[in-house]
Context: one part of a larger RNA
This record gives sequence, structure tokens and C1' cells, in this order.
RNA sequence: GCCGGGGAGUUCACUUGUGUGGCGAGCCUAAGGGUUUAAAGCCCGUAAGCGCAGGGAAACCGAAUGGCGAACAGCCGUAAGGCGAGUCGCUGGGUCUGAAAGGGCCCGGAGUCACGCGGGUGAGACUAGAAAUCAGGUGAUCUAGCCUUGGGCAAGGUGAAGUCAGGCGAAAGCCUGAUGGAGGCCUGAAGGGGUGCUGAUAUGCAACUCGCUCCUCUGACUUGAGGCUAGGGGCAAAAGGCCAAUCUAACCUGGUGAUAGCUAGUUCCCUCCGACGUAUGUGGUAGCAUAGCCUCGGAGGAGGCGGCCGGCGGGGUAGAGCACCAAUCGGGAGGCACGGAGGAGAGAUCCUCCACCUCGCUUUUGAACUCCGAAUACGCCGGCGCCUUGGAUUCCGGGAGACGGGUUGCACGGGUUAAGCUCGUGCUCCGUGAGGGGGACAACCCAGACUGGGGUUAAGGGCCCUAAGUGCUGGCUAAGUGAUAAAUCAAAGGGCGUCGCAAGCCCAAAACAGCGGGGAGGUAGGCUUAGAAGCAGCCAUCCUUCAAAGAAAGCGUAACAGCUCACCCGCCGAGGCUUGGGGCCCUAAAGAUGGACGGGUCUAAAGCCAGCCUCCGACACCCCAGAGUCGCGCUUGAGAGCGCAAUCCGGUAGGAGGGCGUCCCGAUUGGGCCGAAGCAGGGCCGUGAGGUCCUGUGGACCGGUCGGGAUUGCAGAUCCCGGU
Repeated sequence: GCCGGGGAGUUCACUUGUGUGGCGAGCCUAAGGGUUUAAAGCCCGUAAGCGCAGGGAAACCGAAUGGCGAACAGCCGUAAGGCGAGUCGCUGGGUCUGAAAGGGCCCGGAGUCACGCGGGUGAGACUAGAAAUCAGGUGAUCUAGCCUUGGGCAAGGUGAAGUCAGGCGAAAGCCUGAUGGAGGCCUGAAGGGGUGCUGAUAUGCAACUCGCUCCUCUGACUUGAGGCUAGGGGCAAAAGGCCAAUCUAACCUGGUGAUAGCUAGUUCCCUCCGACGUAUGUGGUAGCAUAGCCUCGGAGGAGGCGGCCGGCGGGGUAGAGCACCAAUCGGGAGGCACGGAGGAGAGAUCCUCCACCUCGCUUUUGAACUCCGAAUACGCCGGCGCCUUGGAUUCCGGGAGACGGGUUGCACGGGUUAAGCUCGUGCUCCGUGAGGGGGACAACCCAGACUGGGGUUAAGGGCCCUAAGUGCUGGCUAAGUGAUAAAUCAAAGGGCGUCGCAAGCCCAAAACAGCGGGGAGGUAGGCUUAGAAGCAGCCAUCCUUCAAAGAAAGCGUAACAGCUCACCCGCCGAGGCUUGGGGCCCUAAAGAUGGACGGGUCUAAAGCCAGCCUCCGACACCCCAGAGUCGCGCUUGAGAGCGCAAUCCGGUAGGAGGGCGUCCCGAUUGGGCCGAAGCAGGGCCGUGAGGUCCUGUGGACCGGUCGGGAUUGCAGAUCCCGGU
């Protein structure tokens, strides 16, 4: 893991609603008793309780079956209309307060008892789960320290004191050689330890072991036996170490079902409706309470509203602007008591400039500026539309859940470099929504799934994977660009890549390109300079001959020389040059295992642009058959039958309704050795929980119906027990 069995909203009391029933201005007994073989049942028991009157702190006082009106359901009526329980509006009444006026609470009778069900409270209170806390006990056979009494330590090395002998010395004493055998001395077995390999092992040989290596080994050594110290206590050469594989407070039992706003689990079916993640408060933000949002019941009885159109309103946002406020660029004019600098003067003081202030011109800006000013939004009115007497909006009551949202997408805003960021507004969707498309993919596109069948379309697609066009027409692309609606990027810049468009200019009196030739003279212009000759630099930039030729646009030389260019002629013979703008394409273009248009693959396309026809394609739409729900109609004793209609029938939390099955009991009715239950395999019926029949096995009990009662339904809880 699987299989079998066990396994979680219970019980009592009080309370509050609701359903059913009894009695009813009353209802009801409790303890207890009687009867009965016992129990059930029946009878007694009226003490108490609830209700029948309220107001007031209290003393105390104490409520018309009254009157007027509206009108739903219903009834009467051919109709107009009338009556009209309940209901509602006035009037009226009790009491308290008050001088009064006024105001508060209450008043024209429905309760109570029992049972069922829904909730609340108290109790362990749906089940399981702490870390802890307190009490009483049990432990020092492990381990820590101590006490008593015993045991153990191969071998070797070193050689303290003392002693002896000899020598020296006046002495104290010293020196030399022997002897001697000290030491928390040395090497190293046993013993004790546990350093490194961070070796082996790692469901181990082992809940701490194995190997090599290493420390210590006469001592603060090691060890046997017996004993002492006990849980806020011991013991500790002190690590919060150790106190029986447990220690920053042992273990066992009890208080104990501690508590847990946290986590997990919480068991059969179908039908109807169907949320919230917001506000306020909270020692509150992992929780609660109230409101909002859901559901169910009741009351009441006529309007309600989100959409569209029109009209009328107020506004101060977006934008815009500078008229105010606050800032701002440039220059101008004026003022200047105080400040700074310069100047004049003996000084008082004066002059100039800057700064500062004011004015008008120019420029710019503003959430807390406005001379202006939308779109939307909002309010009111009218019309249309939708919902509604098959009962809406509304009100009252029972039951909730929820108070972590997200997103996208769209539109918009505050923060932010930005974010699958954060905080908001409106709508939508996911959450709680399946189906088709988007390769896969909560929220993107299509579309809201009662069941079964057939057809037609939507989004998106039609070469193959893969249903449907290797469809038609005209272009573009050569980059495999691309074959991506977006999410899931690519830019500025550059291109004599290519295809269109527009404008200007040149051209048969010959353009553009190419080729052939010329490209001269005054002159090496003047100056400068070592030199300066078209071409280092400065100045000037004329004239002539010409078809044309610059006092020169480049290369070059030390300077010349030399080679081109501008400009002209010839050859050739038809378009050429420039600019602007557009389509596709190229470049710009870099990522880590080999790889991504979904893939294969695709080039007059299976790419891109534009147009057209056709087909495929969903639970959408249509048709057929069937089921259910609310409602209506007819029938009926009936919650039962038949029929009609719906813009009905997705659904988490959750509310409401109806059923299936298990065990036991009462009543009743059946089956069974000619084979019960159970088990196994099949058939049939039911939307389903389930039911039933057949065969085999099995070998003695088991069903149906109507009621009643429950330790009543398992896949989960690292659930418990057993098996495997």
C1' cells in the first nucleotide's frame, strides 16, 4: 500500500422558533400515592409554574365587544355597485411626568401542555492531536560524587637525596669515583582512554560498532563487592554534563476527555435556490459580533427597476490657461530708508553698480492656482423596455455561510526605474463553470452543460499527424524571413536587396557611363622663404589664344619634374541623374546538455498583403423522444391521476424539500430441509441511494406492509486492530 472489522454533531437541563395534536381565558401537574403478579396503562395529587393588565423608583392608581373612515381576500349582484373577517388611518381609554401644552409606556382576550424537528446556553458537547501545569509515588543494577573493604599495573631507560672511599682545605666545605634507587620522570605490553583518517559501516555485527593511527600506563591511576546523596532535588576538576537508550528540570499514576481562535478527518441518494472575501467594533486583524450578500416561512396588497431615448438641473475633474495665488527665462523702465562693492570729498555727504522692491513686454509651470472648461457620472421629470395580483418593491421571523480573494481582460487612477509589484474605482470572468478553440495552459476567444438521438453553425480551422480546399484571382518575399491574435518582445541607426508611387533636372541640336585626344600662353602672379615653380603660408585671383583649359579640386617633389580633376572635342546610340515617401526583406541580433513554427515539413507556398466561393468544427441553435421543478386548469377522499405553459432545470460554502438502506421493537401478513440467511456468477427494474429474479454453494432460519426506536451508512484522520 491493499483487504476485512472498528471509527466522529450525542445525551440531559434550561431557552427560543416551527410543525402536529389536546384543552382553551385558561392550560398543566411535580414529588408522592392508589390499582395491577411485574411493567405498560388508568386514577388520585392543583403545591408550584405560564397566561389572563398595565403604568410608576415608590406610595398608589388602573384600560368601551364605543364612534368615524379606507380597503385586500371573500361573498352578493347581469352590470354599475354593495357588504366586507383579518389589516390600516383617525378618534377614544389606563398610568407616569408636567402648572399647562406636550411627551413615554400600555389598551378592543390567546394561551398552555405534550411530542417531532431547527437553533442557542451550560455541561468533555463532532472526533483525534500538544509544548506544558499540579499532586502522590518509583528509581544511583546505567551514570556523577563520596564512604567502607579488597584486587591490578610485563619489560626496559634515566639515575635525586643519602652513604662509602680517595684527594684538597685552617675551617666552612669542595672535587673525583663508587654505592644508592627518588620521581603526579621517560619508552612501552596488560589495563584505562578515544586523536586523526572527517577510513569502513550507514534497512549496520552494533539505537555509537570495526580497522589503522593516536593519548596515558606508580598515579589527581585503574577496578570488584557493599553502601550514601532523589526531581526545583541530587551529583558535577562546570559540558547545562549525568541521575536506567529519557534531562534547560527523570519516570509512573492521578487531577484529565487539561486547554488548543491551530491542523487533520467527519460515513447513503435525488430535487429547488444559491453566496462571501466588504463596512463598523474588538489587546483586533489565522478569531469573533452586528450590518450587507444566500436560503426558508409568514404578513401585506400595487407598484418596482440596473437598460434605451428625450428634457431640465447643479458641478469645477480631464484638458486648457496665466486673469488671481505661488513659482519662472530674457531683456527694459522706475524706486531705493536699510545691505554689499567701487569712486569723489577734509568731513557731513554725494555719484555709479549689484542686490532688493514695483511696473509693463516676452518664456515656462502648479494635488492643496483658475479668466475658462468637457466626455462620463449623479439628481428629478416624461416616454419606451423589463419584472409584477400566478403577489413584485416592502416588512417581520427561523437557519446559514462568509468577513485571506484573484484575474484577466478591458477602461481609469495613487505609489513605483520596473515587476506574475502594491493600493484603489467601474464592469466582467475565475473562485463556485463543464463543453469547443488557443500545442499543453483558473480567469484570452466562442459558449452558460436536465437525459438520449439526429441535423446546422460559433470561435478557430481545411498538405500529413487531424475532421475539412494541395480551392480560385492579383501582387510581394529568397531572408526558411515566415508558417505566433495576444499573453509567450525586439529598437534606434544603417542597406546601389527588391517592388510600387511622386516631384525636379538632362537628353536624337546625342544625355549618363566607358574609351581616344586636348587640358595652353603672359607666368616660376606678388610677398615670404634656404627653396615656395597651381598645390607650407599671406595677398590678389587678372589678361590672352581658344572647341576648351582654375593664377587650380586631389596625389606627388627638398624644390622642380610627373600623374589625375574641373572644362572641351571625338567614338558610341537611348534613356539617364537627383530627391522625397511607401511595401516586403537584410543588418543591428550574445547563454549556458542537443532542440524546437505543436511536430513533420513548406518557396509562383502549406509564408505575407488584398479579394472571393466552399467545407469542417461545441454540451451553442433547431428537430425528435423522455424525466423533473415552480405555476395554472380539470378530476379526486388524497401530498394521487390527466393536461397546459415557462427566456425553468451548471454550481463550492450554505439554506430548504423528498427518499434509499442497516439493526432492534409493536401490530399484521408471508416464506423455509421439496433448502432460510450468508457467499459467488449472471439477467432484469429504478434518475439514484437501491430492488428483484436465476444458477451454484451453504445447511437453519428469514422476509413484506403499517408504525416506533437508534451506539444507523466510511476511502481518507502519517486513524485503531488483524491479515497479507
This is a predicted structure of a 724-nucleotide part of an RNA (large-subunit ribosomal RNA, domain II) from a Desulfobacteraceae bacterium. Lineage of the source: Bacteria > Pseudomonadati > Desulfobacteria > Desulfobacterales > Desulfobacteraceae. Rfam family: Bacterial large subunit ribosomal RNA. Its family is annotated with structural constituent of ribosome and ribosome in the Gene Ontology.